RNA sequence: GUUGCUCAAGGGCAAACCCGUCGAAAGGCGGGGACGCAAAACCACCGGUCUAAAGCGGAGAGCCAUGACAGCGGGGUUGCCGGC
Numbered sequence: 001g002u003u004g005c006u007c008a009a010g011g012g013c014a015a016a017c018c019c020g021u022c023g024a025a026a027g028g029c030g031g032g033g034a035c036g037c038a039a040a041a042c043c044a045c046c047g048g049u050c051u052a053a054a055g056c057g058g059a060g061a062g063c064c065a066u067g068a069c070a071g072c073g074g075g076g077u078u079g080c081c082g083g084c
Stems, first nucleotide, its partner, number of pairs: 001084004012037002017032006035071001041077003045074003048069003055063002
């Protein structure tokens, strides 16, 4: 420099579920726990999905993101270690 290409070592993260907590909810955060992950690190830019408090609505129907998901896909930024 390139790449995630067979493998190794030392490490890292942590789904479901349970407890606590914040939130209207989706969901977030902390603890336990491991299904998995080489970006399962970071960013809502594009598509998608979830929620619908406020608002719209005659309405308990329905609509709506200003709320979320980066462990749904794409894109951007940074990066351990090995291979070449």
Predicted 3D model of an 84-nucleotide RNA (c-di-GMP-I riboswitch aptamer) from a Steroidobacteraceae bacterium.